[in-house]
RNA sequence: CACUAUCCAACGGGGUGCCCGGCACGGGCUGGGCUGAGAAUCACCCGCUGAACCUGAACCGGAUCAUACCGGCGGAGGAAUCUGGAUAGCGGCCACGC
Numbered sequence: 001c002a003c004u005a006u007c008c009a010a011c012g013g014g015g016u017g018c019c020c021g022g023c024a025c026g027g028g029c030u031g032g033g034c035u036g037a038g039a040a041u042c043a044c045c046c047g048c049u050g051a052a053c054c055u056g057a058a059c060c061g062g063a064u065c066a067u068a069c070c071g072g073c074g075g076a077g078g079a080a081u082c083u084g085g086a087u088a089g090c091g092g093c094c095a096c097g098c
Stems, first nucleotide, its partner, number of pairs: 001091001003089007010081001011047004017034007053078003059072004
């Protein structure tokens, strides 16, 4: 000096469904349950080595009370750091000594 990993900071991106009840009933508000990191938390996840997330999709197969619940789709297309610091590892270069 470069690269990688982890952590921190700042900046940025993203999702908030399904079922049952109550209040309202025009839009909604609220309690409980399911899955999940997260179903409005200043929380969680992700930032090009990009499956965080979106489109395809009111898609297809399998489960479920029901649902992107699981898988396919997906070596498909998009998608937000050309950021700073610390620690560790590894490689190269330079200097000094023998």
Notes: A computed fold for a 98-nucleotide RNA from Proteobacteria bacterium UBA2133, annotated as TPP riboswitch aptamer (THI element). The model forms 100% of the base pairs in the Rfam consensus. Its mean pLDDT, the model's own confidence on a scale to 100, is 80. Rfam family: TPP riboswitch aptamer (THI element). Gene Ontology term of the family: thiamine pyrophosphate binding. Taxonomically the source falls in Pseudomonadota (Bacteria, Pseudomonadati).